RNA sequence: GGAGUCGGCCGGGCAAUCGCUGCCCGUUACUCUGGAUGGUUCCUCAGGUGCCAGCUGGAGGCGGGGAGAGGAAAGUCCGGGCUCCAUAGGGCAGGGUGCCAGGUAACGCCUGGGGGGUGCGAGCCUACGGAAAGUGCAGCAGAGAGCAGACCGCCGAUGGCCGCCUCGCAAGGGGCGGAUCAGGUAAGGGUGAAAGGGUGCGGUAAGAGCGCACCGCGCAACUGGUAACAGUUUGUGGCACGGUAAACCCCACCCGGAGCAAGACCAAAUAGGAAUCCAUUGGCGUGGCCCGCGCUGGAUUCGGGUAGGUCGCUGGAGCCGCGGAGUGAUCCCCGGCCUAGAGGAAUGAUUGUCCACGACAGAACCCGGCUUACAGGCCGGCUCCCUCC
Numbered sequence: 001g002g003a004g005u006c007g008g009c010c011g012g013g014c015a016a017u018c019g020c021u022g023c024c025c026g027u028u029a030c031u032c033u034g035g036a037u038g039g040u041u042c043c044u045c046a047g048g049u050g051c052c053a054g055c056u057g058g059a060g061g062c063g064g065g066g067a068g069a070g071g072a073a074a075g076u077c078c079g080g081g082c083u084c085c086a087u088a089g090g091g092c093a094g095g096g097u098g099c100c101a102g103g104u105a106a107c108g109c110c111u112g113g114g115g116g117g118u119g120c121g122a123g124c125c126u127a128c129g130g131a132a133a134g135u136g137c138a139g140c141a142g143a144g145a146g147c148a149g150a151c152c153g154c155c156g157a158u159g160g161c162c163g164c165c166u167c168g169c170a171a172g173g174g175g176c177g178g179a180u181c182a183g184g185u186a187a188g189g190g191u192g193a194a195a196g197g198g199u200g201c202g203g204u205a206a207g208a209g210c211g212c213a214c215c216g217c218g219c220a221a222c223u224g225g226u227a228a229c230a231g232u233u234u235g236u237g238g239c240a241c242g243g244u245a246a247a248c249c250c251c252a253c254c255c256g257g258a259g260c261a262a263g264a265c266c267a268a269a270u271a272g273g274a275a276u277c278c279a280u281u282g283g284c285g286u287g288g289c290c291c292g293c294g295c296u297g298g299a300u301u302c303g304g305g306u307a308g309g310u311c312g313c314u315g316g317a318g319c320c321g322c323g324g325a326g327u328g329a330u331c332c333c334c335g336g337c338c339u340a341g342a343g344g345a346a347u348g349a350u351u352g353u354c355c356a357c358g359a360c361a362g363a364a365c366c367c368g369g370c371u372u373a374c375a376g377g378c379c380g381g382c383u384c385c386c387u388c389c
Stems, first nucleotide, its partner, number of pairs: 001385010012354007020068002023065005030060006037053004042048002070360001074371002077369005082259004094255005099113005114128001115126004129250002134248002136244002151189002153185003158182003161178007197215006216239001217237005222231003263311004273302006282296005318337004323332003355358001
């Protein structure tokens, strides 16, 4: 200098003006309005109603101050808090997770480690429990796909067949050849993702763990490691036991349901309900009439509930900094800070200026993750190649 890889951070800056949504302060001599108290007017006087006074709140307006989207606010895919409902405990069903250890409120997340794959390397990817419980599945190709298989090739020892030679009087016997039938063979070719360990020597008719050596594999022991697992270790078995469990299934562990329109509180007007008190001299019904009975009145209180309002709502597994423990995720101590909270939904617009000319995108109960989108820029660790000293 070039190429690459991993981790962290930023996400236009500044100024002015005009707005928008909460919060705080002021506004006594701005507007509207509630409450109890006192005085007083009127009525059909059980009670109700209007006006006035000071006191004390609330809302609006006005003035001032201060704050106001994200790294993903997104997808709503996991996990938790919170709320209501359900719930003795256990089991079944259903769903999820799946190498080991640790972290955490919890997780399918994170960290560290192991196995496998990949890259020269830094690194990256990995649903990675069980197929010696059972069931199922495997297209095409191929002879054969599960306790396999003979298409080509090789052999044809053995038993036939054919030919020739030979022995014999004959029946028949022996030998050689052919690759013709049966048969043998899993070394080689071919098919396939996959064809029942590999190399070599021996062996054989040809072959074959058939035998042997080495390599590999299974099982057991030992050693190291918390464990997954590993080992130039020891013994043992001629040795594939095939693949597939994001197929059923088995094993281990986890999981109650619904979700802030969750839910809690306050609470009119009007119409029902209940209780108490007052009036009952009134009206209506029953009845020929009286008594009686039923309905009808007023006030207060209570309860359910609608409109409406308040809370839930943002101070929290919070952020920043120093120090400590740990390889790390993370945890602990101390100090400091407060950083949107609406309810048809605010967080904007204009102008000036600077530069690298600005991407993806917009909170709606909160938090931890994952995934996806993203113009451009900054910082750090590491690897490979080339060159120079």
The RNA shown here (Bacterial RNase P class A) has 389 nucleotides and comes from a Porticoccaceae bacterium. It matches the Rfam family "Bacterial RNase P class A". Rfam classes the family as a ribozyme. The sequence is in RNAcentral, with records from ENA. Taxonomically the source falls in Porticoccaceae (Bacteria, Pseudomonadati, Pseudomonadota, Gammaproteobacteria). A source record names the gene rnpB.